[in-house]
RNA sequence: GCGGGAAUAGCUCAGCCCGGUAGAGCGAUACCUUGGUAAGGUAUAGGUCGUUAGUUCAAAUCUGAUUUCCCGCU
Numbered sequence: 001g002c003g004g005g006a007a008u009a010g011c012u013c014a015g016c017c018c019g020g021u022a023g024a025g026c027g028a029u030a031c032c033u034u035g036g037u038a039a040g041g042u043a044u045a046g047g048u049c050g051u052u053a054g055u056u057c058a059a060a061u062c063u064g065a066u067u068u069c070c071c072g073c074u
């Protein structure tokens, strides 16, 4: 230099192909339960979907550029 993959909640990840309300588990907080700060149950909070621009009525999803990391080729 060329090609491919990854980036989404505090952590691990799904959703992307085929555009239409942003989710799960763990964790956090509150409450219920309990002899009990454990186990179990319920609820709540937590996100500019790496960044930027474009297409569209509408973008996590499609397109261009770009940052970081991983793999391969040279």
Stems, first nucleotide, its partner, number of pairs: 001073007010026004020057001028044005050066005